[in-house]
Predicted 3D model of a 73-nucleotide RNA (transfer RNA) from a Patescibacteria group bacterium. The sequence is in RNAcentral, with records from ENA. Its Rfam family is "tRNA". It is annotated as a transfer RNA. Rfam's curators write: Transfer RNA (tRNA) molecules are approximately 80 nucleotides in length.
This record gives sequence, structure tokens and C1' cells, in this order.
RNA sequence: GGAUGCAUAGCUCAACUGGCAGAGCGCAGAGCUUAUACCUCUGUGGUUCCAGGUUCAAGUCCUGGUGCAUCCA
Repeated sequence: GGAUGCAUAGCUCAACUGGCAGAGCGCAGAGCUUAUACCUCUGUGGUUCCAGGUUCAAGUCCUGGUGCAUCCA
């Protein structure tokens, strides 16, 4: 220098053919317990990496950029 893949909640990851952004873990509160833990219930969570474009509608499609990983040279 070239190619491919990835970027979504504090963490690990979903989100189909473009149509209400979710789960587990975590965290907070309550119950339970002598108490902690476990367990149960409730709650808490987002500028979907950045900037544009297409569309009635974009996490998803297109363009450019940034970061990371792998491969080629």
C1' cells in the first nucleotide's frame, strides 16, 4: 500500500426481508436470613463509532472518515 471482517446499555452479545432498540450479567431497592451470600420480586439502563446521502421510515442500504482484528504484498 491492498483485501476482508467488526464497532449497539457499565461488560458479553442479539435485533430476520429497512418498520416500537432487546436479553444475560452487573447496579439499586424490597422480600427471605441472626447476618452476608444464594434465591424471589420490582426498578435501573443507549447521541446504535463519527459525518453525510437514499427513504414515509435507517442499528440495518450507499459514500467518506476513525479505531481494532485477520490476511496479502